[in-house]
Predicted 3D model of a 73-nucleotide RNA (transfer RNA) from a Candidatus Falkowbacteria bacterium. Its Rfam family is "tRNA". Rfam describes the family as follows. Transfer RNA (tRNA) molecules are approximately 80 nucleotides in length. Its family is annotated with triplet codon-amino acid adaptor activity in the Gene Ontology. It is annotated as a transfer RNA. The prediction has a mean pLDDT of 82.
RNA sequence: CGGGGUGUAGCUCAGUUGGUAGAGCACGCGCCUGGGGGGCGUGAGGUCGCCCGUUCAAGUCGGGUCACCCCGA
Repeated sequence: CGGGGUGUAGCUCAGUUGGUAGAGCACGCGCCUGGGGGGCGUGAGGUCGCCCGUUCAAGUCGGGUCACCCCGA
């Protein structure tokens, strides 16, 4: 320098053919239990790495860019 992959909640990850962002764990509150552990219910938490574009509408499509990983030179 060239090519490819990944980036979504605190963590690990889903998210199809663009149509109101989800799960598990963790966390707060309540309940069950004599307590611990455990279980059940409920809640909070995200401008989807960043910028621009297309579109009525973008996590998803196009361009650029950053970080990390792999391959090549």